[in-house]
Context: one part of a larger RNA
RNA sequence: GGCUUAUGGUAGAUACCUAGGCACCCAGAGACGAGGAAGGGCGUAGUAAGCGACGAAAUGCUUCGGGGAGUUGAAAAUAAGCAUAGAUCCGAGGAUUCCCGAAUAGGGCAACCCUUUGAACUGCCUGCUGAAUCCAUGGGCAGGCAAGAGACAACCUGGAGAACUGAAACAUCUUAGUAGCCAGAGGAAAAGAAAGCAAAAGCGAUUCCCGUAGUAGCGGCGAGCGAAAUGGGAACAGCCUAAACCGUGAAAACGGGGUUGUGGGAGAGCGAUACAAGCGUCGUGCUGCUAGGCGAAGCAUCGAGAAUGUUGCACCCUAGAUGGUGAAAGUCCAGUAGUCGAAAGCAUCACUAGCUUAUGCUCUGACCCGAGUAGCAUGGGGCACGUGGAAUCCCGUGUGAAUCAGCAAGGACCACCUUGCAAGGCUAAAUACUCCUGGGUGACCGAUAGUGAAGUAGUACCGUGAGGGAAAGGUGAAAAGAACCCCCAUCGGGGAGUGAAAUAGAACAUGAAACCGUAAGCUC
Numbered sequence: 001g002g003c004u005u006a007u008g009g010u011a012g013a014u015a016c017c018u019a020g021g022c023a024c025c026c027a028g029a030g031a032c033g034a035g036g037a038a039g040g041g042c043g044u045a046g047u048a049a050g051c052g053a054c055g056a057a058a059u060g061c062u063u064c065g066g067g068g069a070g071u072u073g074a075a076a077a078u079a080a081g082c083a084u085a086g087a088u089c090c091g092a093g094g095a096u097u098c099c100c101g102a103a104u105a106g107g108g109c110a111a112c113c114c115u116u117u118g119a120a121c122u123g124c125c126u127g128c129u130g131a132a133u134c135c136a137u138g139g140g141c142a143g144g145c146a147a148g149a150g151a152c153a154a155c156c157u158g159g160a161g162a163a164c165u166g167a168a169a170c171a172u173c174u175u176a177g178u179a180g181c182c183a184g185a186g187g188a189a190a191a192g193a194a195a196g197c198a199a200a201a202g203c204g205a206u207u208c209c210c211g212u213a214g215u216a217g218c219g220g221c222g223a224g225c226g227a228a229a230u231g232g233g234a235a236c237a238g239c240c241u242a243a244a245c246c247g248u249g250a251a252a253a254c255g256g257g258g259u260u261g262u263g264g265g266a267g268a269g270c271g272a273u274a275c276a277a278g279c280g281u282c283g284u285g286c287u288g289c290u291a292g293g294c295g296a297a298g299c300a301u302c303g304a305g306a307a308u309g310u311u312g313c314a315c316c317c318u319a320g321a322u323g324g325u326g327a328a329a330g331u332c333c334a335g336u337a338g339u340c341g342a343a344a345g346c347a348u349c350a351c352u353a354g355c356u357u358a359u360g361c362u363c364u365g366a367c368c369c370g371a372g373u374a375g376c377a378u379g380g381g382g383c384a385c386g387u388g389g390a391a392u393c394c395c396g397u398g399u400g401a402a403u404c405a406g407c408a409a410g411g412a413c414c415a416c417c418u419u420g421c422a423a424g425g426c427u428a429a430a431u432a433c434u435c436c437u438g439g440g441u442g443a444c445c446g447a448u449a450g451u452g453a454a455g456u457a458g459u460a461c462c463g464u465g466a467g468g469g470a471a472a473g474g475u476g477a478a479a480a481g482a483a484c485c486c487c488c489a490u491c492g493g494g495g496a497g498u499g500a501a502a503u504a505g506a507a508c509a510u511g512a513a514a515c516c517g518u519a520a521g522c523u524c
Stems, first nucleotide, its partner, number of pairs: 001523009016474002020445002022442007029434002032150001039100003042055003046078002051073001052059001061094006070082003106113002115118001121148002123145007155186001156184004166173001170220001196203002207234004217225002238426003241370001245256004261404001263369003267363004276357004283351003287347004292340003298313003302309001314331002316320001322334003375399007385411001406421005461468002481508001484495004
């Protein structure tokens, strides 16, 4: 020096655990804000740095309920208190709520300055004043109201809108009307009661799912893109206006009337008149939510540090879900099944005064039936459809009808036939999503995993900034966290003591390997 064995150090793998995550289901909610929000800054405790809570009334105030013995946040210690005359705590309502922030008297480098103490701007109302220009209008001034503004994870509608990429290059095309941007709304949004689909038979608003179907088609007919009707389901709901005519009025306008496609209405004539339907404030009641209450049944032995384990004999069950308790508990604790409960606030439903709506026949070519509209030309867009034979739908420019003896559609166009009635509007449900609340589930993870984050986590730290972004869990059943003595400046250690265990001693459960020692043996 090498090897083997034994025993240590270092290290923190492995197995176990969970305080935190992940995914989904059911139900709720989708609340907020000029009465100042979301989000922050700065403060508030006897001792108080960060976190949580609160706001100069500051670790809290108050009313009404619940609850019943401790309590002054997590979080020890100490001081001083509070509490069965009911505290702390839980729920509902109220008060307070510094400064910034839409930020709003003015300014500003957010959390500050200044000040005459003011609603800045828009909107609405009232009054005054009185431009071009007589009346007026615009403008200006004053007073009042407080409707708007901002925030918001995803879902939704609209506006505007890429490129990488694919085509094995690339330009039409694709990616894709996607991403990012802007505006707006709601708990959903959008769409929606046929100028529809169809085909000789019919259906009867919209939306969503299955399917039709990767079909018919479109396509440098390349890459690729890609329907619809019929059919089966979910859910179902229908309405209001313009015009003709009548009335009021100087007019504007308003009231009645009327709303349809077997065309309807207006108009003329005739006839009938009562019941039903819908909406629904206050109030009352039922039910539920926001605190809670009651809630069955086990002892002994063995052995252990500790019994839930073993053995023996029992018991309850509308409760053998789960969690905790010194090892594995139906009967120890919290609970569970079941059942009961609200002063206050909220929600659903029922009843209710009240309000609203609603008829038929006959006749009639004359009045009405949504105009710079439909259509056409041209340039585009969007339809699965790239200009194509290209209908249907929507825009820019130009042109420009008809009124039921009418108009549109049925994929160029024409005729016949069929279907529908544009150029006004509203509409629940079935559908989409989850920043958030409650309950539940998991052939989901278990500390290099699972959220980036199980600890001060979007923290520490890095960057001028936009932005990037960690590491870090486990003593023990209980601190019983090692009085006292010794080495000693401390650190660290040796005794003593606690404990089942201290090779569980806070660098703390288990404690692998690499790596570093010590001792013995073998060998050179």
Overview: Model confidence (mean pLDDT): 83 of 100. Large-subunit ribosomal RNA, domain I from Hedysarum taipeicum, 524 nucleotides, folded computationally. Its Rfam family is "Bacterial large subunit ribosomal RNA". Its family is annotated with ribosome and structural constituent of ribosome in the Gene Ontology. A source record names the gene rrn23S. The organism belongs to Hedysarum, within Eukaryota.